[in-house]
Bacterial RNase P class A from an uncultured Acidobacteriia bacterium, 368 nucleotides, folded computationally.
Its Rfam family is "Bacterial RNase P class A". From the family's description: Ribonuclease P (RNase P) is a ubiquitous endoribonuclease, found in archaea, bacteria and eukarya as well as chloroplasts and mitochondria. Rfam classes the family as a ribozyme.
The sequence was found by an Rfam model in a public genome assembly.
Its mean pLDDT, the model's own confidence on a scale to 100, is 77.
RNA sequence: GGUGCUGGACGGAUGGCCGCCCGCUUCGGCGGGAGGAAAGUCCGGUCUCCACAGGGCAGCGUGCCGGCUAACGGCCGGGGGGGGCCUCUCAAAGGGGCUUUUACGGAAAGUGCCACAGAAAAUGUACCGCCGCUGGUCCUUUUGGAUCGGCGGUAAGGGUGAAAAGGUGCGGUAAAAGCGCACCGCGGACGGGGUAACCCGGCUGGCAGGGCAAACCCCACGCGGAGCAAGACCAAAUAGGGGAGGAGGAGUGGCCCGCUCCGUCAUACUUCCGGGUAGGUCGCUAGAGCUGUCCAGUAAUGGGCAGCCUUGAUGAAUGGUCAUCGCCCGCAAGGGUACAGAAACCGGCUUAUAGGCCAGUGCCUGUU
Numbered sequence: 001g002g003u004g005c006u007g008g009a010c011g012g013a014u015g016g017c018c019g020c021c022c023g024c025u026u027c028g029g030c031g032g033g034a035g036g037a038a039a040g041u042c043c044g045g046u047c048u049c050c051a052c053a054g055g056g057c058a059g060c061g062u063g064c065c066g067g068c069u070a071a072c073g074g075c076c077g078g079g080g081g082g083g084g085c086c087u088c089u090c091a092a093a094g095g096g097g098c099u100u101u102u103a104c105g106g107a108a109a110g111u112g113c114c115a116c117a118g119a120a121a122a123u124g125u126a127c128c129g130c131c132g133c134u135g136g137u138c139c140u141u142u143u144g145g146a147u148c149g150g151c152g153g154u155a156a157g158g159g160u161g162a163a164a165a166g167g168u169g170c171g172g173u174a175a176a177a178g179c180g181c182a183c184c185g186c187g188g189a190c191g192g193g194g195u196a197a198c199c200c201g202g203c204u205g206g207c208a209g210g211g212c213a214a215a216c217c218c219c220a221c222g223c224g225g226a227g228c229a230a231g232a233c234c235a236a237a238u239a240g241g242g243g244a245g246g247a248g249g250a251g252u253g254g255c256c257c258g259c260u261c262c263g264u265c266a267u268a269c270u271u272c273c274g275g276g277u278a279g280g281u282c283g284c285u286a287g288a289g290c291u292g293u294c295c296a297g298u299a300a301u302g303g304g305c306a307g308c309c310u311u312g313a314u315g316a317a318u319g320g321u322c323a324u325c326g327c328c329c330g331c332a333a334g335g336g337u338a339c340a341g342a343a344a345c346c347g348g349c350u351u352a353u354a355g356g357c358c359a360g361u362g363c364c365u366g367u368u
Base pairs, nucleotide, nucleotide: 001364002363003362004361005360006359007358008357010355012325013324014323015322016321017320018319020033021032022031023030024029035339039350040349042348043347044346045345046344047227048226049225050224059223060222061221062220063219064078065077066076067075068074079104080102081101082100083099084098085097086096087095088094105218106217110216111215112212113211114210127158128157129154130153131152132151133150134149135148136147137146138145139144166184167183168182169181170180171179185207186205187204188203190201191200192199193198231282232281233280234279241273242272243271244270245269251267252266253265254264255263289308290307291306292305293304294303295302296301326337327336328335329334
């Protein structure tokens, strides 16, 4: 110098003109007006309404340990496991350092599943091979060799598989085998360290134990439902409901169960009340707030002090245009400038994102 990876912060600037929304106004104007994700709506909370004695079952979620937080499936720190690099070492094993990743409770409670291949996938198994004994046939003449079997031993070796019943080495044996021993691994109780997860140490047991719980299940903990179209208030026209007043004839209907008359009630109209639709108002933005600084803490985070007010729309404003500059493409003319756009609010997670910047780090190359 180039290139890659990881993390962080930024993510166009200034001015003129014309507009839109909100607030204030002395009615002239003045001030404010999208994001790091406003997105997906995945998780948690504030708030609102409904429901609710207590306990249990069912269902759903979470799952190493500690801390943070209003809370969380989030974040921080730590432990265990896996991967990579470096290093100690002749090398292997093993140790140390850096980095990255991890849904990481329980498989000695029970049930279930383990494709294909393979002899066997779980009450351990004998396909090839190895070893012992033994029968037949042939060659041969030796107690040998070849071949076809039978009975038994064996998990060392081969082969299959994602996975094969502890691993490596030495001894041992007919051949083998925790059969014996050393180291590693595993189980048990013990001692020490750590808040804990867990780590370290020696002792002891030849060794229970295949894998899968993102299969059922078991254990521990948590969880009432719906959501700002929540919910509250004001309230037009039309229709309908209730109260009071109400008129004389007629009409209609009811009391009235065949018809008629009489009686009575209702129906017109006036006025008042209440529900409720359209519409409007509130909820609605001063808050787990922002900026700076100091303190505590490894950190997440918490606290103190000072300053600041920063969308609140509701068919839904936050725009258009011009000029200059920045950046990219292009010889130039010129073109382009990422992802994206609030909807009650807040904390996270996830996803999208041109471009340059900062920090760390790997590789390549050049110079001294």